[in-house]
Context: one part of a larger RNA
Molecule: small-subunit ribosomal RNA, 5' domain
Organism: metagenome
RNA sequence: GAUUGAACGCUGGCGGUAUGCUUAACACAUGCAAGUCGAACGGUAACAGCAGAGCUUGCUCUGGCUGACGAGUGGCGGACGGGUGCGUAACGCGUGGGAAUCUACCUUAUAGUGGGGGAUAGCCCGGAGAAAUCCGGAUUAAUACCGCAUAAGCCCUACGGGGGAAAAGGGGCCUCUCCUUGGAAGCUCUUGCUAUUAGAUGAGCCCGCGUAAGAUUAGCUUGUUGGUGGGGUAAUGGCCUACCAAGGCGACGAUCUUUAGCUGGUCUGAGAGGAUGAUCAGCCACACUGGGACUGAGACACGGCCCAGACUCCUACGGGAGGCAGCAGUGGGGAAUAUUGGACAAUGGGCGCAAGCCUGAUCCAGCAAUACCGCGUGUGUGAAGAAGGCCUGAGGGUUGUAAAGCACUUUCAAUUGUGAAGAAAAGCCUUAAAUUAAUACUUUAGGGUCUUGACGUUAACUUUAGAAGAAGCACCGGUUAACUCCGUGCCAGCAGUCGCGGUAAUACGGAGGGUGCAAGCGUUAAUC
Repeated sequence: GAUUGAACGCUGGCGGUAUGCUUAACACAUGCAAGUCGAACGGUAACAGCAGAGCUUGCUCUGGCUGACGAGUGGCGGACGGGUGCGUAACGCGUGGGAAUCUACCUUAUAGUGGGGGAUAGCCCGGAGAAAUCCGGAUUAAUACCGCAUAAGCCCUACGGGGGAAAAGGGGCCUCUCCUUGGAAGCUCUUGCUAUUAGAUGAGCCCGCGUAAGAUUAGCUUGUUGGUGGGGUAAUGGCCUACCAAGGCGACGAUCUUUAGCUGGUCUGAGAGGAUGAUCAGCCACACUGGGACUGAGACACGGCCCAGACUCCUACGGGAGGCAGCAGUGGGGAAUAUUGGACAAUGGGCGCAAGCCUGAUCCAGCAAUACCGCGUGUGUGAAGAAGGCCUGAGGGUUGUAAAGCACUUUCAAUUGUGAAGAAAAGCCUUAAAUUAAUACUUUAGGGUCUUGACGUUAACUUUAGAAGAAGCACCGGUUAACUCCGUGCCAGCAGUCGCGGUAAUACGGAGGGUGCAAGCGUUAAUC
């Protein structure tokens, strides 16, 4: 000199853009943060409509009939998104390769989607318990569950053969067949389901090289190193196991100890390098502590389950409940770090045919000069060089064109009104094409119409008024820009360093003056 997720002191007008527990991975009150689908299912607790009945005439009852929908079965999603950096010196990360793998949803292609069965939750009845919850009986549905049939691919094979699948839902129509208002076992469109194929995406595994300090850590290792058989996994492999061999690593630093998430990057520097790893992005690890598996395409799962432990809470003492390193917020620790806010309008995610619902992701607002950037606090004129202050050689000098006065301007703030963009869609009407028996339905493309904004009293523009509302901080001995007076008297004090202060202190304290930065200025801490 530059820099910071900074803190402290004094001071403080406005706006924009960023950033904001670096400490206790300490403990957490309260609310919210993952649901959704009735176009899978049986249904009807609530609300609304409709229909019916009773009548006391504005109420009660009944009917899942319709919109919807509590609880439940089922599907998909809760493995993403969000947080934190405890652990980890490691194939964890970075980079470059590899072969022995899996991959829901999505895309491509092919072949199917036939015919049956037994349950179970809910509901109802009964019971146990303070509660959490649980037990028994009867009954019921499915895209839940299980056989049978079939097998182009597929899997196993000793090449003879053997094995293995599925689920239906919704919209429309009467051309063909049957009954004839119309409907169906018919036709058609569509979403699904099963098996296989190829891809895309994501993930698992292996290897070369690189990746902190200590030798006041020199030897370490028995599933250890390799082989064979077996097991296990989606898959290779001592991953596991039985047997056999005795290997493997190490001064090119093994082992041990300490510290630490890694990287793109960031800061500094001419560079080489040094330091660092907040925000943003990629990867990893973790979710009260330790262990375990279940489900699933994917987890050994932050807001799932089981066991043990510590802690907190409820209890009828028999037994139960919980996990903010999600967003806010509280206590505590600390020099120190924000609101128990708004909205799903946009972007994105989950579910759904869709409408839509959910979303503390996200977008916004609030707080903080925490940082960076921009703007303002007036402009011109004005010598009687006013008054006051300070100094003085007592003449004067200086503050100082500074003020006052005169003439102007009105950014920003205040005030009045106007008012973009962030909105694309979806819905409805309509035209054409595809499909079809069809002018239904559905899909695609075009046109029209009707709406959808948290921010928001938005940005921007405009009206009104008036210099009106807006300057401090540090320093002035040298380094280092800037000097005099008074007080003090090795005292009180200053100080980054050299050093000042013991009666004329430009170095302490105050004043006047000056210098430097400026909504900041200094100090402290840290890095180069």